[in-house]
RNA sequence: CUCUCCUUAGCUCAGCUUGGUAGAGCGCUUGGUUUGGGACCAAGAGGUCGUAGGUUCAAAUCCUACAGGGGAGA
Numbered sequence: 001c002u003c004u005c006c007u008u009a010g011c012u013c014a015g016c017u018u019g020g021u022a023g024a025g026c027g028c029u030u031g032g033u034u035u036g037g038g039a040c041c042a043a044g045a046g047g048u049c050g051u052a053g054g055u056u057c058a059a060a061u062c063c064u065a066c067a068g069g070g071g072a073g074a
Base pairs, nucleotide, nucleotide: 001073002072003071004070005069006068007067010026011025012024013023020057028044029043030042031041032040050066051065052064053063054062
């Protein structure tokens, strides 16, 4: 320098192909249960979907640029 993959909750990741109110597990908080803790049960909080712009009635999703990380080639 070229190509390719990834970036979504505190962590690990779905969702993107096929645009239509953002999810799961673990963790966290509260309550129940227990002598207490763990486990279990119930409820809840937590996200401007890496950044900026474009297309669209509508963008995590499509397009462009940039940033960070992984891989391959030269």